[in-house]
């Protein structure tokens, strides 16, 4: 099984925060000085294992935290959430 969780492909929707200042032909690159939190990465709470214990160590989740990556017109990306097509096969 009138198909669960998860995955791919396509499409809709999707936030914050200087088009700051110097140098430049320039939004790149290089300095300077504010800033975001939703790619990505990093702390960590019950819980849970080890020690005789007090207590420590180790495991440990996010939309919290941190801002290492990345971003602060516009395009791009974008976490998350919905269509549609397939793969997939859990419970009964």
């Nucleotide at each position: 099984a009138u198909g669960a969780a998860g995955g791919a492909u396509a499409u809709g929707g999707a936030a914050g925060a200087g088009a700051c200042c110097c140098u430049u032909a320039a939004a790149a690159a290089g300095g300077g000085c504010g800033c975001c939190g939703a790619a990505g990465g990093g702390g960590u709470a019950a819980g849970u294992g080890g020690c005789a214990a007090a207590g420590c160590c180790a495991u440990g989740a996010a939309a919290c935290u941190c801002u290492c990556a990345g971003g602060c017109a516009a395009a791009a990306g974008g976490a998350c959430c919905g269509u549609a097509u397939c793969c997939a096969g859990a419970c009964a």